[in-house]
Formats: sequence, C1' cells, structure tokens
RNA sequence: GGCCGAGCCGUGGGAGAGUGUCUGGUUAGCCAGGCCGCCGAAGGAGCAACCGCCCCGGAAUCUCUCAGGCCAACGGACCGCGGUUCGGUA
Repeated sequence: GGCCGAGCCGUGGGAGAGUGUCUGGUUAGCCAGGCCGCCGAAGGAGCAACCGCCCCGGAAUCUCUCAGGCCAACGGACCGCGGUUCGGUA
C1' cells in the first nucleotide's frame, strides 16, 4: 500500500400512521393537556433461527408498544460515498 471488519465525523438517500376531536393559553400562527383511533425504522423490552469461550451467554428488519411518532420541519433503523482511528489478513 491492497483487501476485509468495526468505531467516529461529514455528506446523499430514507418508510409508516388522524393537519381527528374537546379544553385551556395565544393577536394570528402555534403551544400544552384530556379522549378515542393508529404507526414502528431513535431508544427500550421479549421470544427465537442461529452462533459461542456451552447448562451459561450473544443474537433480528420478528413480536410488544414503555418511550417515541401520526401536515411540513426536526428526528429516523438501514444503505451509498468521502475522511479518520483501531483490528485482522495473503
């Protein structure tokens, strides 16, 4: 230096579900709360194929919906690209 893996930063893409209703605040916009209905891709939890140092652990895009979200914006698992750090490797 090449390749592979992981972390971090930047950047691009990135779905779903009511602009529901009522009350209060507010000049509008909007904000907060109640009620009902929903979503799953922040986080969290559970089961599990499977895996391992094996009777104990790890483990999802599955399940739950505590949290979060249901105009837009923000956020957003995950993926691409660039940079950087660490590890492995013929």
This is a predicted structure of a 90-nucleotide RNA (Glycine riboswitch aptamer) from Altererythrobacter segetis. Lineage of the source: Bacteria > Alphaproteobacteria > Sphingomonadales > Erythrobacteraceae > Croceibacterium.